[in-house]
This is a predicted complex of two RNAs, RNase P RNA and transfer RNA, with 424 nucleotides together. Rfam match: Bacterial RNase P class A. Rfam classes the family as a ribozyme. Rfam links the family to the GO terms dimeric ribonuclease P complex, tRNA processing and ribonuclease P activity.
RNA sequence: CGGGUCGGCCAGACCAUCGCGGCACCGUAGUGUCGAGGAAAGUCCGGGCUCCGCAGGGCAGGAUGGUGGGUAACGCCCACUCGGGGAGACCCGCAGGCCAGUGCCACAGAAAAUAGACCGCCCGUCGCUGGUCUCCAGCGCGGGUAAGGGUGAAACGGUGGGGUAAGAGCCCACCAGCGCCUCAGGUGACUGAGGCGGCUCGGUAAACCCCAUCCGGAGCAAGGUCGAGCAGGAUACGUUCGAGGGCUGCCCGCCCAAGUAUCCGGGUUGACCGCUUGAGGUCCGCGGCAACGCGGUACCCAGAUGGAUGAUGGUCCACGACAGAACCCGGCUUAUCGGCCGGCCCGCCCC
RNA sequence: GCCCGAGUAGCUCAGGGGAUAGAGCAGCGGCCUUCUAAUCCGCCGGUCGGGGGUUCGAAUCCCUCCUCGGGCA
Numbered sequence: 001c002g003g004g005u006c007g008g009c010c011a012g013a014c015c016a017u018c019g020c021g022g023c024a025c026c027g028u029a030g031u032g033u034c035g036a037g038g039a040a041a042g043u044c045c046g047g048g049c050u051c052c053g054c055a056g057g058g059c060a061g062g063a064u065g066g067u068g069g070g071u072a073a074c075g076c077c078c079a080c081u082c083g084g085g086g087a088g089a090c091c092c093g094c095a096g097g098c099c100a101g102u103g104c105c106a107c108a109g110a111a112a113a114u115a116g117a118c119c120g121c122c123c124g125u126c127g128c129u130g131g132u133c134u135c136c137a138g139c140g141c142g143g144g145u146a147a148g149g150g151u152g153a154a155a156c157g158g159u160g161g162g163g164u165a166a167g168a169g170c171c172c173a174c175c176a177g178c179g180c181c182u183c184a185g186g187u188g189a190c191u192g193a194g195g196c197g198g199c200u201c202g203g204u205a206a207a208c209c210c211c212a213u214c215c216g217g218a219g220c221a222a223g224g225u226c227g228a229g230c231a232g233g234a235u236a237c238g239u240u241c242g243a244g245g246g247c248u249g250c251c252c253g254c255c256c257a258a259g260u261a262u263c264c265g266g267g268u269u270g271a272c273c274g275c276u277u278g279a280g281g282u283c284c285g286c287g288g289c290a291a292c293g294c295g296g297u298a299c300c301c302a303g304a305u306g307g308a309u310g311a312u313g314g315u316c317c318a319c320g321a322c323a324g325a326a327c328c329c330g331g332c333u334u335a336u337c338g339g340c341c342g343g344c345c346c347g348c349c350c351c
Numbered sequence: 352g353c354c355c356g357a358g359u360a361g362c363u364c365a366g367g368g369g370a371u372a373g374a375g376c377a378g379c380g381g382c383c384u385u386c387u388a389a390u391c392c393g394c395c396g397g398u399c400g401g402g403g404g405u406u407c408g409a410a411u412c413c414c415u416c417c418u419c420g421g422g423c424a
Base pairs, nucleotide, nucleotide: 001347002346003345004344005343006342007341008340009339010338012316013315014314015313016312017311018310020035021034022033023032024031025030037322041333042332044331045330046329047328048327049219050218051217052216056252057251058250059249061215062214063213064212065211066080067079068078069077070076081095082093083092084091085090096210097209101208102207103204104203105202118149119148120145121144122143123142124141126140127139128138129137130136131135157175158174159173160172161171162170176200178197179196180195181194182193183192184191185190223273224272225271226270232264233263234262235261236260237259244256245255246254280299283296284295285294286293287292317320352423353422354421355420356419357418358417361376362375363374364373369407378394379393380392381391400416401415402414403413404412
């Protein structure tokens, strides 16, 4: 210098005038101060908060799934292990268990899972036919074999040698894989070394399932206070033979219980609380590889309820993307013009 | 704001690991008829909403995004 990889940050800037929402002062005219985001989004996870009579047992259901740690919690984050990809920095992984059981593996193929034999190879004191007739060839029959061919996504270890009628872990050496034992390292997942065994066991759990851990239900239109207004009717079930509800699907159990459910009709479309000070954020120090934690410091940073955050003018630049709070947080995912900074890797050149 | 459900041919729907993805209606052609309709025969027509993954194999299983529909004061 070029290419790559990972991480962090910004999200037009400044000034003037007018306007909008909250709060405070002031006292009807203003003044001061604050006023969207990294995703406010999707609502996919986790929690706070609120109510359900604090939610008991069983079945069912759902979620998670290497190990250790972080956290209020998580399906998130950090570190490590293992597997895969890359020349490397680095990236990806829903990464427990198919020797608990069950299911599935289309087509092709002999055979797709307590196996099996189409072609081939080999044996026979078997049968038939032929010949150059003590032998050989072909066909059939009875057996052996799984080396070779062929099918498939996948075929019951691979290579070499011995062995054999032909063959085969049948035997041996090396290699791959599995299981067990010992030693060493590590908190652990796991790794390394050595030995032994049988020689060898298909795949699929994002198939049912098994194992371990976790999960009560609903959601701010939760829930509470005040006020205004109205008209009841029909059907069904029921008042200790108990409807209905707490309580989600079911059962048991416990509790409340005199009304309840559906349909038609009528009234209201007001105010306030919840509501924003919070697992909050800044800077510094310390601990930790890190996620994060602890201590100090100083800060208040939207809170509407037809719902505010805009318009105009000027200057400058790299000419401005995706998009906007509605109970609040922690994550994940998705959308996003352009730019800045840093770590690391590879290649080339120069000193 | 919160909570549910559904995307397969032009339309309405089946299909829930082993297809060339089916059925009815619609469309086109043929047969029949003087002509039309109906019947009968044949044909056309599919990114299975998009993308990624699991598997030998995905419309189907998993993740994510998009679109549409419904309910709650």
The coordinates come from a structure-prediction model, not an experiment, and the mean pLDDT is 78.